[in-house]
RNA sequence: GGAGUAGGCUGGGCGAUCGCCGGUUCGCUGUUUUGAACGGGAGGAAAGUCCGGGCUCCACAGGACAGGAUGCCGGGUAACACCCGGCGGGGGCGACCCCAGGGAGAGUGCCACAGAAAGCAAACCGCCAGCCGGAUGGUAUGGAGUUGAUCGGUACCAUUGCUGGUAAGGGCGAAACGGUGCGGCAAGAGCGCACCGCGCUUGCGGUAACGGAAGCGGCAGGGAAAACCCCAUCCGGAGCAAGACCAAAUAGGGGGGCGUCAAAGACGGUUCGUCCAGUCCCCGGGUCGGUCGCUAGAGUUGUGCGGUAACGUACACCCCAGAGGAAUGAUCGCCAGCCCGACGCUUGGCAAGGUGUUGGGAGACAGAACCCGGCUUACAGGCCUACUCCGGUU
RNA sequence: GCGAAUGUAGCUCAGUUGGCAGAGCCCCGGAUUGUGGAUCCGGUGGUCGUGGGUUCGAGUCCCAUCGUUCGCC
Numbered sequence: 001g002g003a004g005u006a007g008g009c010u011g012g013g014c015g016a017u018c019g020c021c022g023g024u025u026c027g028c029u030g031u032u033u034u035g036a037a038c039g040g041g042a043g044g045a046a047a048g049u050c051c052g053g054g055c056u057c058c059a060c061a062g063g064a065c066a067g068g069a070u071g072c073c074g075g076g077u078a079a080c081a082c083c084c085g086g087c088g089g090g091g092g093c094g095a096c097c098c099c100a101g102g103g104a105g106a107g108u109g110c111c112a113c114a115g116a117a118a119g120c121a122a123a124c125c126g127c128c129a130g131c132c133g134g135a136u137g138g139u140a141u142g143g144a145g146u147u148g149a150u151c152g153g154u155a156c157c158a159u160u161g162c163u164g165g166u167a168a169g170g171g172c173g174a175a176a177c178g179g180u181g182c183g184g185c186a187a188g189a190g191c192g193c194a195c196c197g198c199g200c201u202u203g204c205g206g207u208a209a210c211g212g213a214a215g216c217g218g219c220a221g222g223g224a225a226a227a228c229c230c231c232a233u234c235c236g237g238a239g240c241a242a243g244a245c246c247a248a249a250u251a252g253g254g255g256g257g258c259g260u261c262a263a264a265g266a267c268g269g270u271u272c273g274u275c276c277a278g279u280c281c282c283c284g285g286g287u288c289g290g291u292c293g294c295u296a297g298a299g300u301u302g303u304g305c306g307g308u309a310a311c312g313u314a315c316a317c318c319c320c321a322g323a324g325g326a327a328u329g330a331u332c333g334c335c336a337g338c339c340c341g342a343c344g345c346u347u348g349g350c351a352a353g354g355u356g357u358u359g360g361g362a363g364a365c366a367g368a369a370c371c372c373g374g375c376u377u378a379c380a381g382g383c384c385u386a387c388u389c390c391g392g393u394u
Numbered sequence: 395g396c397g398a399a400u401g402u403a404g405c406u407c408a409g410u411u412g413g414c415a416g417a418g419c420c421c422c423g424g425a426u427u428g429u430g431g432a433u434c435c436g437g438u439g440g441u442c443g444u445g446g447g448u449u450c451g452a453g454u455c456c457c458a459u460c461g462u463u464c465g466c467c
Base pairs, nucleotide, nucleotide: 001390002389003388004387005386006385007384008383009382010381012335013334014333015332016331017330018329020041021040023038024037025036026035027034043365047376048375050374051373052372053371054370055239056238057237058236067235068234069233070232071231072086073085074084075083076082087101088099089098090097091096102230103229107228108227110223111222124170125169126166127165128164129163130162131161134160135159136158137157138156139155140154141153143151144150178196179195180194181193182192183191197219198217199216200215201214202213204211205210243292244291245290246289253283254282255281256280257279258278265275266274267273299318301316302315303314304313305312306311338361339360340359341358342357343356344355345354346353347352395466396465397464398463399462400461401460404419405418406417407416413450421437422436423435424434425433443459444458445457446456447455
C1' cells in the first nucleotide's frame, strides 16, 4: 500500500424569523375557549407485530386427550424461539463464519428416471468351476450299408447352453450392506491380518455435552423425522377499545302518593274494592360524555465489586412526550465533518499523499399511542478499536 | 389491537403422496376468403413475489421478508 474479518459509536452544532402540541401560574370570561410569562416536546430502529413478560379482566378441584412451541451441554434472565460460554459437525490459506444439532435397532409410508437390484436383498456384463472338448450348425475325411436313404467316428471352423460359486472389477444412480493395502483362493469375499472408520465394555479427564486411552467385536444392516410419528420439557383465554369510577337528554323498567266524571275490559255470581289511564316524587341499569388506568420504571448515567462473558450487586446522581386519530416543523445565515473540481506550497525515485485558499454538491431510513426485554427488517454520510492474509521497503 | 387468505405466461386461473410447469383468452405464422371477421392447424411467451435453508431433487416442505386482499372488536 492492497484485500478482508469481527465489534462498537454517531445519526450534525449555533443563531435569527415564522409556526405546532401539552403542562404550570397569572390576567381574563372567549367556556366546542383568548392573551402573557415560564418550562417541556420522538428513535436507533419509535417500524414489522415475529417471540417473551409485566399489568388488567374472565375462567379454573385434579387428571387425560386434542392443538401449538421448543429440542447438543452448562450458565444468564421476570421470561423467551433471546443472550453468553463451551462441545460436535461443516466452510475459509487465515482473522473468522455457518448449523431446526433428540430418536430411522417402536411402527406406517416415501426414495422419480436410470439400473439386475433402492431396503426384504438381489445377480445384467464379467470372473471361476462342473456338465466337457457338452450341445447345435457347416466343411473336409474315411467307415457301415448291394447303390441310395440313413447311421455313428475323427479333424477344423462358427455359434452357444445348463448347473453352481462369487460380489473384487464394469455398468446405473444422489445413494448399492464399511475404506485402503497385503495375504489367501478355482475365482473371490472381513475369509485372515495391519491401519483408518464403526459398535460395545472398562477405567481416566471434564459439572456436562464430549474428549482421548486400552481391550473386545469382523460390521451389527442406506437416506429422509423442515413425511406421519415417538420421547422429553413448556404453554388457560382475551387484550389499555383490557379494566375501574362518575354520569346527561329522551325512551323504557321498579316503588310510592293522588287518582274527578263517563265508557270499555280483567279479577268476581252481584255490589264494594283492586288492576288498566293520567299526573307528581323517588330508585337503579345501560347509552352520549367525562375522569382514572398513563408513565418513577425488570428506569437513565457514572463509579466500585463479583463473574471469561451474558449478567448480577452496592452506592451516588438524574427525571427524560404522555394525548384526542394524535403536535414535535419550515426558511435563512454561519460553522464543523464528507465528496467533486481549480490554484498554490510541500514529502517522495514513481505510485501515492500532507496542508492552505476558493467554487460547487449531498445529507438517509423513518414518526411515540399501556409499558418493558429480545429478534428481524430499513438506513445518506461519518468516526473508532482489535485482528488476518498478500506485496513492497528498512 | 387481534386474526386469516393470497402472489404461477400480457390477463384470468389449474398444478398432492416433492420427480420434465399447464389450460383458456391474448399475440405471431399458415390454411380458408375478393378482403376482414369467424373457423381450423401450428407456434412464441415463465427469475413460479424476494432471500435463505432441508433434500439427490422444491411451484410444492421450513424460516425470514415484501406486496395485495379480507374478517372481527